[in-house]
RNA sequence: GAUGCGGGAGAGAUCGAUGACGAAAGCCUGCGGCGUUCGUCAUCGGCGCCGACGGAGCAACCGCCCCGGAAACUCUCAGGCAGAAGGACCGUAUC
Numbered sequence: 001g002a003u004g005c006g007g008g009a010g011a012g013a014u015c016g017a018u019g020a021c022g023a024a025a026g027c028c029u030g031c032g033g034c035g036u037u038c039g040u041c042a043u044c045g046g047c048g049c050c051g052a053c054g055g056a057g058c059a060a061c062c063g064c065c066c067c068g069g070a071a072a073c074u075c076u077c078a079g080g081c082a083g084a085a086g087g088a089c090c091g092u093a094u095c
Stems, first nucleotide, its partner, number of pairs: 001095007012047001014046011026034003048081003054077001055075003061069003
């Protein structure tokens, strides 16, 4: 350094629109159609927020020293804000 296993945080499962699926009652009646409400999923947009993947900035510090390497600090571009996934870091086993 790589791989396997275990542990592993933070922040709205927020608002709106569209589409699909399921359920409920209602209306018309051509036996089929229509829109409404609720729930789930996906996409898009808005506001709010998070930092422990990545990225960037400053810098303690370090070095082969006037040039470099540099964080768990800072910023949030990306990413993330139910669950899942991911996840710095820690422990353990193998190469």